[in-house]
The RNA shown here (Bacterial RNase P class A) has 402 nucleotides and comes from a Terriglobales bacterium. It is recorded under the gene name rnpB.
RNA sequence: GCAGGCGGACGGGCAAUCGCGUUCGGCAGCGGCUUCGGCGGCUCGCCGGCCGAGGAAAGUCCGGACUCCACAGGGUGGCGUGCUGGUUAACGGCCAGGGGGCUGGCUUCACAAAGCCAGUUCACGGAAAGUGCCACAGAAAAUAUACCGCCGCCGGCGCUUGCGUCGGCGGUAAGGGUGAAAAGGUGCGGUAAGAGCGCACCGCCCCGCUGGUGACAGCGGGGGCAGGGCAAACCCCACGUGGAGCAAGGCCAAAUAGGGGAGGGAGGGCUGACCCGGCCCGCUAUCAACUCCCGGGUAGGCUGCACGACGCCGUCAGCAAUGGCGGUGCUAGAGGAAUGAUUGCCGCGCCGUGGCGCAAGCCGCGGCGGCACAGAAUCCGGCUUAUAGUCCGUCUGCCGUA
Numbered sequence: 001g002c003a004g005g006c007g008g009a010c011g012g013g014c015a016a017u018c019g020c021g022u023u024c025g026g027c028a029g030c031g032g033c034u035u036c037g038g039c040g041g042c043u044c045g046c047c048g049g050c051c052g053a054g055g056a057a058a059g060u061c062c063g064g065a066c067u068c069c070a071c072a073g074g075g076u077g078g079c080g081u082g083c084u085g086g087u088u089a090a091c092g093g094c095c096a097g098g099g100g101g102c103u104g105g106c107u108u109c110a111c112a113a114a115g116c117c118a119g120u121u122c123a124c125g126g127a128a129a130g131u132g133c134c135a136c137a138g139a140a141a142a143u144a145u146a147c148c149g150c151c152g153c154c155g156g157c158g159c160u161u162g163c164g165u166c167g168g169c170g171g172u173a174a175g176g177g178u179g180a181a182a183a184g185g186u187g188c189g190g191u192a193a194g195a196g197c198g199c200a201c202c203g204c205c206c207c208g209c210u211g212g213u214g215a216c217a218g219c220g221g222g223g224g225c226a227g228g229g230c231a232a233a234c235c236c237c238a239c240g241u242g243g244a245g246c247a248a249g250g251c252c253a254a255a256u257a258g259g260g261g262a263g264g265g266a267g268g269g270c271u272g273a274c275c276c277g278g279c280c281c282g283c284u285a286u287c288a289a290c291u292c293c294c295g296g297g298u299a300g301g302c303u304g305c306a307c308g309a310c311g312c313c314g315u316c317a318g319c320a321a322u323g324g325c326g327g328u329g330c331u332a333g334a335g336g337a338a339u340g341a342u343u344g345c346c347g348c349g350c351c352g353u354g355g356c357g358c359a360a361g362c363c364g365c366g367g368c369g370g371c372a373c374a375g376a377a378u379c380c381g382g383c384u385u386a387u388a389g390u391c392c393g394u395c396u397g398c399c400g401u402a
Stems, first nucleotide, its partner, number of pairs: 001398010012346007020052002023049005028043003032039002054373001058384002061382005066245004078241005083097005098124001099122010125236002130234002132230003147176002149172011184202006203225001204223008249303004259294005267281005310329008347371001348369009
């Protein structure tokens, strides 16, 4: 210097002009209320000011805040979580630790094996409560089992007379073969051949002691070894768990049509341009028109809704996650919903080209590319997924120069 792994940070910058959105102020117009002083409202109005997406705003997977509904207490069921300790508002998140697997290094060292260290990974409670399953292959898949082989005995045949071969009975899990998995492993002894049959080491089980909050670890003693795997099969154990969601919910509240009350009183409605006429309803009322008041819901408006388990800096406690204290900062909030465009300079990438340099590369000139993923909708903590390019730290490999 290049390539790759892991962890972290950033995610174009500045200026001008135009545009969009929230909001504030002024002006204009319109209409409302008024105690006549003013008050508040509206406008695809005009002018001006502040501000205007993210690290994931995304997926909506997990947990909470908030809100409404339900709810004496207990049990069963369902669902979720599942090594230990801590952290937190909470979590299936995070941190630390333990154990298993894999990889690498070091030590004893020929290998193997053991020990130590590092990285990485694991749904990591229970398979000696019960039930169930273990494809294919294989003799046998859990009450073990005899296909080949090995060994013994018996019988037949052959002869080279203790061997071969065939058959039967029995022993054997050492060897072969099957399988994802074969009933502890390696070695020595032992045996007819074998076998924890005996022994050594490793593994396993039980008991005790010690250390640790604990998961566990170490040591000692005992036991030839029982109890294959699967709980991401049912199941058992422990712990947790009500439902719906900001279109939650709260407040204000038209017009029209219903409802209730008070008044009111003989007319009202349809037909029709209007009158007459015709038809229907009502006429002293608990009862029409009309007037006023009250109440519920709808449209619509306001709120919830932006100071919060908040960010940054410092400090203290802690291995850390995280927490305490001090300082400081905080202007999108919305309705299907704005946050954009152009130009210039800088940055970045690509192409061409010139110079310098041993090289990687550096310094210029010209042109091209607007240049990752994406985008708020009640809020917050996580997880997951997408992401051009740049920078920092660390590790591994390779190359170049001295």
Overview: The sequence is in RNAcentral, with records from ENA. It matches the Rfam family "Bacterial RNase P class A". The family's RNA type in Rfam is ribozyme. The source organism's lineage runs through Bacteria, Pseudomonadati, Acidobacteriota, Terriglobia and Terriglobales. Model confidence (mean pLDDT): 76 of 100.